[in-house]
Context: one part of a larger RNA
RNA sequence: ACCAACGAGUUCGAAUAAUCAGCUCUGUCUAAUCCCGUCUCGGGAGGAGGCUUAGUGAAAGCAAGCGUUAAAAGCGCGAAUAUGCUGAUCAUUCGAGACCCGAAGCCAGGUGAGCUUGCCGUGACCAGGGUGAAUUUCGCUGAAAAGCGGAAGGAGGCCCGAACCCGUGAGCCGUGCAAUACUCUGGGAUGAGUUGCGGCAAGGAGUGAAAAGCUAAUCGAACCUGGUAAUAGCUGGUUCUCCCCGAAAUAUCUUUAGGGAUAGCGUCCUUAUUAUACAUUUCCGCAGGUAGAGCACUGAAAGGAUUACCGUGGCGAAAGUCAGGUAUUCCUAUCAAACUCCGAAUGGUGGAAAUUUUUAAGGGCAGUAAGAACGCGGGGGCUAAGCUCCGCGCUCAAGAGGGAAACAGCCCGGAUCUUCAUCUAAGGUCCCUAAGAUCAAGUUAAGUGUACUUAAGGAAGUGGAAUUCCAUUGAUAGAUAGGAGGUUAGCUUAGAAGCAGCUAUCCUUUAAAAAGUGCGUAACAGCUUACUACCUAAGGGAUUCCGCGCCAAAGAUUCGCGGGACUAAAACUUGACACCGAAGAUAAGGAUUGAAUAUUUAUUUAUAAAUAUUCAGUGGUAGGGGAGCGUCUCUAAUGCACUGAAGCUGAAUCGUGAGGUUUGGUGGAGCGUUAGGGAGUGAGAAUGUUGGU
Numbered sequence: 001a002c003c004a005a006c007g008a009g010u011u012c013g014a015a016u017a018a019u020c021a022g023c024u025c026u027g028u029c030u031a032a033u034c035c036c037g038u039c040u041c042g043g044g045a046g047g048a049g050g051c052u053u054a055g056u057g058a059a060a061g062c063a064a065g066c067g068u069u070a071a072a073a074g075c076g077c078g079a080a081u082a083u084g085c086u087g088a089u090c091a092u093u094c095g096a097g098a099c100c101c102g103a104a105g106c107c108a109g110g111u112g113a114g115c116u117u118g119c120c121g122u123g124a125c126c127a128g129g130g131u132g133a134a135u136u137u138c139g140c141u142g143a144a145a146a147g148c149g150g151a152a153g154g155a156g157g158c159c160c161g162a163a164c165c166c167g168u169g170a171g172c173c174g175u176g177c178a179a180u181a182c183u184c185u186g187g188g189a190u191g192a193g194u195u196g197c198g199g200c201a202a203g204g205a206g207u208g209a210a211a212a213g214c215u216a217a218u219c220g221a222a223c224c225u226g227g228u229a230a231u232a233g234c235u236g237g238u239u240c241u242c243c244c245c246g247a248a249a250u251a252u253c254u255u256u257a258g259g260g261a262u263a264g265c266g267u268c269c270u271u272a273u274u275a276u277a278c279a280u281u282u283c284c285g286c287a288g289g290u291a292g293a294g295c296a297c298u299g300a301a302a303g304g305a306u307u308a309c310c311g312u313g314g315c316g317a318a319a320g321u322c323a324g325g326u327a328u329u330c331c332u333a334u335c336a337a338a339c340u341c342c343g344a345a346u347g348g349u350g351g352a353a354a355u356u357u358u359u360a361a362g363g364g365c366a367g368u369a370a371g372a373a374c375g376c377g378g379g380g381g382c383u384a385a386g387c388u389c390c391g392c393g394c395u396c397a398a399g400a401g402g403g404a405a406a407c408a409g410c411c412c413g414g415a416u417c418u419u420c421a422u423c424u425a426a427g428g429u430c431c432c433u434a435a436g437a438u439c440a441a442g443u444u445a446a447g448u449g450u451a452c453u454u455a456a457g458g459a460a461g462u463g464g465a466a467u468u469c470c471a472u473u474g475a476u477a478g479a480u481a482g483g484a485g486g487u488u489a490g491c492u493u494a495g496a497a498g499c500a501g502c503u504a505u506c507c508u509u510u511a512a513a514a515a516g517u518g519c520g521u522a523a524c525a526g527c528u529u530a531c532u533a534c535c536u537a538a539g540g541g542a543u544u545c546c547g548c549g550c551c552a553a554a555g556a557u558u559c560g561c562g563g564g565a566c567u568a569a570a571a572c573u574u575g576a577c578a579c580c581g582a583a584g585a586u587a588a589g590g591a592u593u594g595a596a597u598a599u600u601u602a603u604u605u606a607u608a609a610a611u612a613u614u615c616a617g618u619g620g621u622a623g624g625g626g627a628g629c630g631u632c633u634c635u636a637a638u639g640c641a642c643u644g645a646a647g648c649u650g651a652a653u654c655g656u657g658a659g660g661u662u663u664g665g666u667g668g669a670g671c672g673u674u675a676g677g678g679a680g681u682g683a684g685a686a687u688g689u690u691g692g693u
Stems, first nucleotide, its partner, number of pairs: 001693006011096006018089006027051003033045005055062002065077004099237002102234001106227006117201009126191001128160003131156001135152007164188003169184003203219001205215003240628006250263005264368002266365007279355008292342001293340002298336003302332004307327004313322003371396002374393007401412003416590004421586003427580003430564003436577001438576006449566002457551002461548010478535001480533003484508003489503003514529001518527002591618013629682001631679010647666008
C1' cells in the first nucleotide's frame, strides 16, 4: 500500500409537538407502602398528592375581572367562546458516558535503590620510573648565633606513565556492532582514589561537591492498578436508494470574538385568505437636501482698483515721494465631508387603475452568524495591494454546459431522461478546429497587429481635412555670374576692419548687394548667406486638426498572437449577406411533482385510489419533508429442497434506484414467500482495530 472482517444518534426516565387508537363528557392518574400469587415479575388495595375546574398582580390582595396610574382617554394578561386522560409510533429537548475515537492532566491505594545518588558494615586493588620535604648524622668555618658541604632518610589531594577509573577534541556510525558503540587523541592514576559483597533512605518524597541531576533505556514530580467511558466551546470520522423544497456567512448581547442566546433567512403541519391582501407596472400626490451647481451665509484663496489708517525700508534737511502692511468697498476668475440662494435622477411612502399569484398567523424541526471576486457610490491606505471597512447589484459559495488557450467569482446561459433532428446566445468562420482564404470601401509597412498594459516628451513616417502665401508678368529647388562705394560707421579696445561688446543702422552707384546670416583671422585676409540677373519649366512654402504607425520601451525555462503562420491581410476602421456555435429554445417520445377537469372503483356524507386530458414545473451544499430497498431475528399462514438448500460463480432479464427474478456451473443441507413485530440493520475514508498478502 491493497484485500477481508469489525467499526459511530443507542437505552432508561421526564417534558413538548404531530399522527393514530382507546376511554371519558364531569372528573382523571396513582406514588411510597401493604396484601396475595406461579415472586428480577403479575394481580389487588392505597386518591397522600399531581393535573383540570378562575384569573390577575412583584406582593398584600381583589376577583369575571385584575394590574398599571393621582385618574385612565389607553395599554398588558384574562372571562364571555374549554374537553380531558391513557397508550403506541415518530421527532426534538433535558438528565445520565449519551454519535464514535482522541489528550496533556488530577486524586487514591500499592510496587520499586539488582540501574543510578548518598550513607553504613566488611573485604580487595593501584607495573615501572622521577623528584627528594621534615628529621638524624658527619665534616668545615665561626667567640657564639648560625652558615656551608657530604651522607642517611623517604614526605606529597607532587611529576611521567601501564592496569584501573573517566570521557577532552576529531573522525566514524547514525533502518548502527551498539536505544550512546568503535578508532585516534586526551584527563586522573596514594587519593575528596577505584572496586566486590551485604545493608539503609522514594514519590510532593528520597538522594544530590547543585546539572531541577538521579530514583530500573521513563523525571520541573517514577511505575502499576483504580476513581474512569475524567473533561475536550478543539481536530478527525459517522455506513442503502429515489422524490419535493431549499438557506446563511447579517443585527443585538455575551471574560464574547474559530463558542453561544434571540431575531433575520429555510422547511413541514394547521388555520385563514382568492382580492380592498402580496408583487410588478402606469398615473396622481407627499417628505427629503445626495449628484450637480452656486458663492446669498460660514470659511478658504488669486489678481486689480478705490478709500482710510500705519509709519518698519530706500531717497531727501524737511515737506514729501517710491515701495510696503492692515482693514473697508467694488470688479474679475475660483474652492469646500463637517458651506448652501438652489437642486435632480433613482429610491421611500399614500391613493387609484391594470396585470399576475400568492400572502399572513400559530406550531414542529433546523442550519447559518469565517464568506469571495466583479461593477457602481464612498471611508481608511499612496484615488497602493488578489488590501481593508460600509452601501446598492450580480455571480460563485450551493451551478453543470458554451466562450475567455488553460482559468470558483468575467461574458452567454440555469443540466427531469432519450435522439447520429432544427434554430440561436456569448464568441467565432486560413490550418490545428465546427463555420467566409465571402462581398464592398479605406488605413497600416511598424510583423504594428492578429484575445491584457503604458506616459510625459520627440520626429520632413504616412493618409485625410482646413486656412493662408508665392507662381507662365516664370515661383521653389538646382546651375552660371554678381554680391559694390563713402567706410576700417561711431564708441570701446593693445587691436575690434560686416562678424568680442555698446550705440546708431544713414547716404551713394545700381539689375542687386545688410554699417551684414554663418564659418574664419591676433587684427586683416579668405569662404558663405541674404539680395539680383540669366538658364531651366510647373507647381512650391507655412500653419492647424484628425486617422494609423515610429522612438521613448529593462526580467527572470522559449522569440511567443494558444501554435503554425499571416502584409490590397488571416491586421485595423466601416458597411453587407451567409454560416458555425450550449445540457438555452424548438421537434418527437418517456418519467415524475403540483394544480384543475372528467371517468371508474371502494364505502355513509366526503374522502381515498386508479385512469385520461390540459397547464405549470423537476441544478443544488448546510438543512427540512416524503416514499421505499435490503440484512438478522420472532409470530402466524403458506411453500421449496439430496430428482440438490444456503453460499460462490458466469449469463440473460425486470425495476428511476436501493435491488429483484430466471438459468448454466460449483457446492452438499438446509432455505424462502405473504402479513405483522423487534433491531448489536447497510462503510471508502476516522495517522481507525484485527488478520492476510
A computed fold for a 693-nucleotide part of an RNA from a Candidatus Nealsoniibacteriota bacterium, annotated as large-subunit ribosomal RNA, domain II. NCBI's taxonomy places the organism under Bacteria, Bacteria candidate phyla, Candidatus Nealsoniibacteriota. RNAcentral holds the full RNA, with entries from ENA. Its Rfam family is "Bacterial large subunit ribosomal RNA".